A computed fold for a 73-nucleotide RNA from Eubacteriales bacterium OttesenSCG-928-K08, annotated as transfer RNA. Its Rfam family is "tRNA". Rfam classes the family as a transfer RNA. The prediction has a mean pLDDT of 82. It was read from a public genome assembly.

RNA sequence: GCCAACGUAGCUCAGUUGGUAGAGCAGCUGAUUCGUAAUCAGCAGGUCGUGCGUUCGAGUCGCAUCGUUGGCU
Repeated sequence: GCCAACGUAGCUCAGUUGGUAGAGCAGCUGAUUCGUAAUCAGCAGGUCGUGCGUUCGAGUCGCAUCGUUGGCU
């Protein structure tokens, strides 16, 4: 230099055909317990790497760009 994959909650990841973004763990509160852990119930946490475009509508499609990983030279 070229090619491909990936980027979504603090972490690991879903999200199929474009229609208001979810799970597990972690966190907080409450219940239970003499207390802790465990268990149960609830709550909070995101502008989906960034920008532009297409569309009535974009995590999803297109272009550019940044980053990570792998391959080729």